[in-house]
RNA sequence: GCGUCCGUAGCUCUGCGGAUUAGAGCAUCGGUUUUCGGAACCGAGGGUCGUAGGUUCGAAUCCUACCGGGCGCA
Numbered sequence: 001g002c003g004u005c006c007g008u009a010g011c012u013c014u015g016c017g018g019a020u021u022a023g024a025g026c027a028u029c030g031g032u033u034u035u036c037g038g039a040a041c042c043g044a045g046g047g048u049c050g051u052a053g054g055u056u057c058g059a060a061u062c063c064u065a066c067c068g069g070g071c072g073c074a
Base pairs, nucleotide, nucleotide: 001073002072003071004070005069006068007067010026011025012024013023028044029043030042031041032040050066051065052064053063054062
C1' cells in the first nucleotide's frame, strides 16, 4: 500500500430489517440484612453509539471520507 473485520456505559456485549426514553451482565454508589465484611435482595448514577459529511419527515442502524485497532497478502 491492497483486502477484510471491528469501534455502543469503567469492562464484556445485545440492538445494525430506520421510529419504544438505547438496553443487559459485571463493576461503582446508596439502602436492607450482618458484630464487621462478604454473599443475597432493593434502588440510583453513568452514553453526545470513533470523527465529519450525506440520504431521510426521522439514522447507533443506510451511503461516503477520515481516525484508531485486529487479521491476511505484498
Transfer RNA from a bacterium, 74 nucleotides, folded computationally.
The coordinates come from a structure-prediction model, not an experiment, and the mean pLDDT is 81.
It matches the Rfam family "tRNA".